[in-house]
RNA sequence: UAGCGCUGUGAGCAAACCGCGCGAAAGCGCGGGACGCAAAGUCUGGAGUCUUCUGUGCAAUUUAUUGUACAAUGAUCGUCCGAUUGCCAUG
Numbered sequence: 001u002a003g004c005g006c007u008g009u010g011a012g013c014a015a016a017c018c019g020c021g022c023g024a025a026a027g028c029g030c031g032g033g034a035c036g037c038a039a040a041g042u043c044u045g046g047a048g049u050c051u052u053c054u055g056u057g058c059a060a061u062u063u064a065u066u067g068u069a070c071a072a073u074g075a076u077c078g079u080c081c082g083a084u085u086g087c088c089a090u091g
Stems, first nucleotide, its partner, number of pairs: 004091001005088001007089001012037002017032006035078001041084003045081003048076003054071008
């Protein structure tokens, strides 16, 4: 320096849930709270999954409203892969 991550040290992050707020929604932010995490740090590059304001089609009847199908430019990095940065006594 690079890799591994059994066992440690000193730390770190923060699920569900609750409160307040944002958003059409998925979900996100802040505070509390800890299920867990060796990158549960960061990035939507690839895939998966979720949502559908909006758009298009179809149907119905109330003739412009309702229902339905499809579609991310939205979301998720605590779904996976990838990229990138980082801590560590012993081995």